[in-house]
RNA sequence: CGAGUAAGACAGGCAGUCGCGUAAGCUGUGCCGAAAGGCCGCUUAUGAGGAAAGUCCGGGCUCCACAGGGCAAGAAUAACGGGUAACGCCCGCCGAAGGCGACUUCAGGAAAAGUGCAACAGAAAUAAACCGCCAAACCGGGUCAAACCGCUUUGGUAAGGAUGGAAAGGUGAGGUAAGAGCUCACCCGAUGGCUCGAGAGUGCCCAUCGCUGUAAACUCUAUUCGGAGCAACACCGGUAUGGGAGCUAUGGUUUGCCCGACCGCUCCCGGGGUGGCUGGACCGUGUUGGCAACAACGCGGCAAGAUAGAUGACUGUCAGAUACAGAACCCGGCUUAUAGUCUCACUCGUUCU
RNA sequence: UCCUCCUUAGCUCAAUGGUAGAGCACGCGGCUGUUAACCGCGGGGUUGUUGGUUCGAGCCCAACAGGGGGAGCCA
Numbered sequence: 001c002g003a004g005u006a007a008g009a010c011a012g013g014c015a016g017u018c019g020c021g022u023a024a025g026c027u028g029u030g031c032c033g034a035a036a037g038g039c040c041g042c043u044u045a046u047g048a049g050g051a052a053a054g055u056c057c058g059g060g061c062u063c064c065a066c067a068g069g070g071c072a073a074g075a076a077u078a079a080c081g082g083g084u085a086a087c088g089c090c091c092g093c094c095g096a097a098g099g100c101g102a103c104u105u106c107a108g109g110a111a112a113a114g115u116g117c118a119a120c121a122g123a124a125a126u127a128a129a130c131c132g133c134c135a136a137a138c139c140g141g142g143u144c145a146a147a148c149c150g151c152u153u154u155g156g157u158a159a160g161g162a163u164g165g166a167a168a169g170g171u172g173a174g175g176u177a178a179g180a181g182c183u184c185a186c187c188c189g190a191u192g193g194c195u196c197g198a199g200a201g202u203g204c205c206c207a208u209c210g211c212u213g214u215a216a217a218c219u220c221u222a223u224u225c226g227g228a229g230c231a232a233c234a235c236c237g238g239u240a241u242g243g244g245a246g247c248u249a250u251g252g253u254u255u256g257c258c259c260g261a262c263c264g265c266u267c268c269c270g271g272g273g274u275g276g277c278u279g280g281a282c283c284g285u286g287u288u289g290g291c292a293a294c295a296a297c298g299c300g301g302c303a304a305g306a307u308a309g310a311u312g313a314c315u316g317u318c319a320g321a322u323a324c325a326g327a328a329c330c331c332g333g334c335u336u337a338u339a340g341u342c343u344c345a346c347u348c349g350u351u352c353u
Numbered sequence: 354u355c356c357u358c359c360u361u362a363g364c365u366c367a368a369u370g371g372u373a374g375a376g377c378a379c380g381c382g383g384c385u386g387u388u389a390a391c392c393g394c395g396g397g398g399u400u401g402u403u404g405g406u407u408c409g410a411g412c413c414c415a416a417c418a419g420g421g422g423g424a425g426c427c428a
Stems, first nucleotide, its partner, number of pairs: 001349005007343004012318007020047007028040001030039003049324001053335002056333005061229004068259004074225005080092004094108001095106004109220002114218002116214003130161002132157006139150003169187006188210006194203001196201001233275004242269006251263004271427001282301008354424007363377004371408001379395005401417005
């Protein structure tokens, strides 16, 4: 310099004018009101995100009998160790796959409990004799008789051919009528023992064995799971809790059924306020412990809270320009969308020293 | 906020994990004096997208995209 890998940060800045929400304040000779207070105005402070999104997981909070008894079913997760309030998240590590490498990906329990499926091709798909090879017998040819050749039948054989994604561990040697883990050596794999390791696992070790694939098919094993959701829920109030029609123990909630517990139900018109609401598993920074995720401690900080819903518009300037996108109870994650810029670490190639 | 379903030819829908099909529509031919109907033949598909599992995916799984339906306040 080129090509990459990985981790993070920012998300236009500054100035001016006008405008909006929220909070606090106001001796503003403002308006309404008996007052409390409200409206308008002014001043000050503050005002979207890394994903506020999808609603895919996990929690807080609230209510239902604090999660009831019995039966049946369902959902989720899946190597190991750790982190966390918890998780299906994160970190580390093991194994497998990919990459020259930095590194990346894995829905990674069980197919030796059982069931199902494996189209087409192929003789045969979990099981096998189509061709081939070998032996025996009959018959025919041949011969003095045999050897030998051919046909058929019976049997042996998984070494060879052909099919397939997959064909009964692989290579070599021995062995055999021909063959075969039948035997041996090496290799591959499974299970058990032993070594090392906290563990998953591991190995120039030992023994036994050679078993198709599929569980993102049923299933089995282990673990976990009560339901609903801020339109939860609570309170005020009789000018804002109203009016009308219908049903009658049948019903609704408790995720299916039985028991138990609680509650009357359905439809139409009309329709107030307050709290919940934002100070929290919070943010910034430093030290210590830890490989890390993270934890403990010290110091500093408070940063939207609407209810038809504010966070905007214009001008100038910075060379130029702005992506995805807008809070609605709150957190921790995951996933998806995203213009442009920057930082740190590492790998490979080339050149120079 | 919560629950749930769908996406296959121009339209409406099928398809058990094993060659994606039917009806209507469209095109051509026949029939008819002509048209319709009728008869015959034909074309037309990245099965919403991307990735995965599997020998093999419209079908199974995941993440997305688009669309539809339903429920709840004062009660």
Overview:
Predicted 3D model of RNase P RNA and transfer RNA as a complex of 428 nucleotides. It holds a member of the Rfam family "Bacterial RNase P class A". Its family is annotated with tRNA processing, ribonuclease P activity and dimeric ribonuclease P complex in the Gene Ontology. Model confidence (mean pLDDT): 77 of 100.